[in-house]
Context: one part of a larger RNA
RNA sequence: GAACUAACGCUGGCGGCGUGCCUAACCCAUGCAAGUCGGACGAGAAAGUCUGCUUCGGCAGAUAAGUAAAGUGGCGCACGGGUGAGUAACGCGUGGAUAAUCUACCUCCCAGCGGGGAAUAACCCAUCGAAAGGUGGGCUAAUAGCACAUAACACUAUCUUUACUCCGGUGGGAUAGUCAAAGACGGCCUCUGCUUGCAAGCUGUCACUGGAAGAUGAGUCCGCGUACCAUUAGCUAGUUGGUAGGGUAAUGGCCUACCAAGGCUGCGAUGGUUAGCUGGUCUGAGAGGAUGAUCAGCCACACUGGAACUGAGACACGGUCCAGACUCCUACGGGAGGCAGCAGUGAGGAAUCUUGCGCAAUGGGGGCAACCCUGACGCAGCAACGCCGCGUGAGUGAGGAAGGUCUUCGGAUCGUAAAGCUCUGUCGGGUGGGAAGAGACGUAUGGAAGCUAAUACCUUUCGUACUUGACGGUACCACCAAAGGAAGCACCGGCUAACUCCGUGCCAGCAGCCGCGGUAAUACGGGGGGUGCAAGCGUUGUUC
Repeated sequence: GAACUAACGCUGGCGGCGUGCCUAACCCAUGCAAGUCGGACGAGAAAGUCUGCUUCGGCAGAUAAGUAAAGUGGCGCACGGGUGAGUAACGCGUGGAUAAUCUACCUCCCAGCGGGGAAUAACCCAUCGAAAGGUGGGCUAAUAGCACAUAACACUAUCUUUACUCCGGUGGGAUAGUCAAAGACGGCCUCUGCUUGCAAGCUGUCACUGGAAGAUGAGUCCGCGUACCAUUAGCUAGUUGGUAGGGUAAUGGCCUACCAAGGCUGCGAUGGUUAGCUGGUCUGAGAGGAUGAUCAGCCACACUGGAACUGAGACACGGUCCAGACUCCUACGGGAGGCAGCAGUGAGGAAUCUUGCGCAAUGGGGGCAACCCUGACGCAGCAACGCCGCGUGAGUGAGGAAGGUCUUCGGAUCGUAAAGCUCUGUCGGGUGGGAAGAGACGUAUGGAAGCUAAUACCUUUCGUACUUGACGGUACCACCAAAGGAAGCACCGGCUAACUCCGUGCCAGCAGCCGCGGUAAUACGGGGGGUGCAAGCGUUGUUC
């Protein structure tokens, strides 16, 4: 000199864009942060209102409404969001391997979607418990569950003279065996059945089943790189390898049995300390050094430790089970909980924000859709915390006013500075107007194409109309008045730009280094003047 997720002191006008617990991965009140689908399924309220009856207590019916709440089922909850405790490691970075693998939803292709039977929740009844929550009996449905049929280019086994090969296998061929499914919604009468519109018929859309491929995502393995300590020199028994088996989507001591005695190490094993890694960031002419906030990629974690279940995917932040610590409820028998999600409280600390608005946009989940959910996100609030921009006026004005300070008492200086005169109107204030961000989806309607028996329905596409804005009456624009409301901080001995007076008298004090102060202090404190930056300026801390 530059930089900071900074803090402290003094000061503080406005705006834009960013950023904001670095400490206790400390404890957490409260609210919200993951639901959705009635076009999978069965069942199904109440308040209120109306009508009728009434012994005036009420009763019944309709509507509310096939709504609410709950249940079975499907998909999602493994994403998104947070944190950096652990980890010196194939964790990360980079380049490869997978002939050792998996991949829901999505896209494309091939083939299929037959006929059955049995339950169970919800509900009702009984019952246990303070509660949390159960237990027994009875009824019922499905795209829930179960066998059966059918089936391959799928899987398994055997064979293979075939093609390739990294010689391990891979692809192809043959034989035998094995394995599937579910419907929902809309429209129509061409065919079939009954006959005047419906279906078990036809058709469209979405779903379902098996397979092949793609895309996406993931698992595993390998080369190289990746902090400090030798005042850590030896480490290792599933240890190192083999055979066989188990396990996994998959290789492998991953696990087990048996066999062998190996394996690592001065090119630093083992042990200890510290630490998430990277793109990047800061600095520097560069080489390098330091660092890893915000944003992005990867990893790890979710009160602490352990475990599996479900699932395409988890050994799962707002799931389950066990143990532990802590907090809370309790009828003392037993239960409930997990903010390192967004706000917010306490504690710790030099120190870090609102218990805000909205799903309008972007994105995500569910749904045919309408739509619902979304503390992701978009916005607003607070903080000079940072960067950037603007303003605090402009011109003129010498009696060089008054006043302050200094003085050699002549004067010098603050100083065109002020006043005065003439203007301007940024920001702020007031009045009025007032956005872009909105593209779609959907509904209605018109046209075209596809499908079809069909001019219906549906799908695609091209128009027209209508509907949707948290921010926000915000940005912006015009007008009105008015110099009015808007400057401080540090320094002035040298380094280092900037000097004098008074006070003090090795005192009080200053200080980054050298050093100042003991009676004329440009170094302490104050005044005047000056210098440097400026809505900031200094100090402290850290890095180069």
This is a predicted structure of a 544-nucleotide part of an RNA (small-subunit ribosomal RNA, 5' domain) from a metagenome. Model confidence (mean pLDDT): 85 of 100. Its Rfam family is "Bacterial small subunit ribosomal RNA".